[in-house]
RNA sequence: GAAGAGAUAGCUCAGUGGUAGAGCAUUCGACUGCAGAUCGAGAGGUCACUGGUUCGAACCCGGUUGUCCUCU
Repeated sequence: GAAGAGAUAGCUCAGUGGUAGAGCAUUCGACUGCAGAUCGAGAGGUCACUGGUUCGAACCCGGUUGUCCUCU
């Protein structure tokens, strides 16, 4: 220099145009002599940034940033 992939909760990921979810972790409660396991409830998100398309964008299009991989 060229081509490709992905950026969503603390972590790993789902979510193909109509109010953002799961598992683990975390908080509280039940249970227990204490804890663990189990069960119940909760908290936690400017969907990397910016512009566009659309009645409506995490999702479609352009640009930027930084990450991974391949080729040279």
Model confidence (mean pLDDT): 83 of 100. The RNA shown here (transfer RNA) has 72 nucleotides and comes from Saccoglossus kowalevskii. The RNAcentral record of the sequence draws on Ensembl Metazoa. It matches the Rfam family "tRNA". It is annotated as a transfer RNA. Its family is annotated with triplet codon-amino acid adaptor activity in the Gene Ontology.